RNA sequence: GCGCUGGUGGUCUAACGGCUAUGAUUACUGGCUUCCAACCAGUCGAUCCGGGUUCGAUUCCCGGCCGGCGCA
Numbered sequence: 001g002c003g004c005u006g007g008u009g010g011u012c013u014a015a016c017g018g019c020u021a022u023g024a025u026u027a028c029u030g031g032c033u034u035c036c037a038a039c040c041a042g043u044c045g046a047u048c049c050g051g052g053u054u055c056g057a058u059u060c061c062c063g064g065c066c067g068g069c070g071c072a
């Protein structure tokens, strides 16, 4: 340099063009307990960036950035 692949809460993860973006975990609040842990309920928190297509984009297309793999 070329090709392939991926980028979603602090962390891991789902979404196959259509609601309020899913679940787990962490944190916080409440319950339970003599206390702690465990358990139960709840709250907060995310689509890498810029364009395009579309009535509508996490999803499709183009470019960029970053990571991984391969070729040279």
Base pairs, nucleotide, nucleotide: 001071002070003069004068005067006066007065010025011024012023018055027043028042029041030040031039048064049063050062051061052060